[in-house]
RNA sequence: AAAGGCAAACCCGCCGAAAGGCGGGGACGCAAAGCCACGAGGCUACAGCCAACUGCGCACCGAUGCGCCGGGCCAUGCCAGUCGGGCCGCCGAA
Numbered sequence: 001a002a003a004g005g006c007a008a009a010c011c012c013g014c015c016g017a018a019a020g021g022c023g024g025g026g027a028c029g030c031a032a033a034g035c036c037a038c039g040a041g042g043c044u045a046c047a048g049c050c051a052a053c054u055g056c057g058c059a060c061c062g063a064u065g066c067g068c069c070g071g072g073c074c075a076u077g078c079c080a081g082u083c084g085g086g087c088c089g090c091c092g093a094a
Stems, first nucleotide, its partner, number of pairs: 005030002010025006028081001034087003038084003041079003048073003055068005
């Protein structure tokens, strides 16, 4: 070189709170775009914690309490097609 491989966006279905994943279609690209969250980085925030407030609902004579919506923090969730690192590996002409 040739053969062969993978498949971004987007669309459909399923899972998930989300990020995202899986399957089908589809190709922007990829010589490890095969595997592993160990380091850096990025994404998400169900639960939890915090603050503020009284918007809504319920209970209450009321004070107030509880729940929901809204704000902030947080990885234990995720990204290997962000980079580094580790592991494994196909074809192979001149």
c-di-GMP-I riboswitch aptamer from a soil metagenome, 94 nucleotides, folded computationally. The coordinates come from a structure-prediction model, not an experiment, and the mean pLDDT is 81.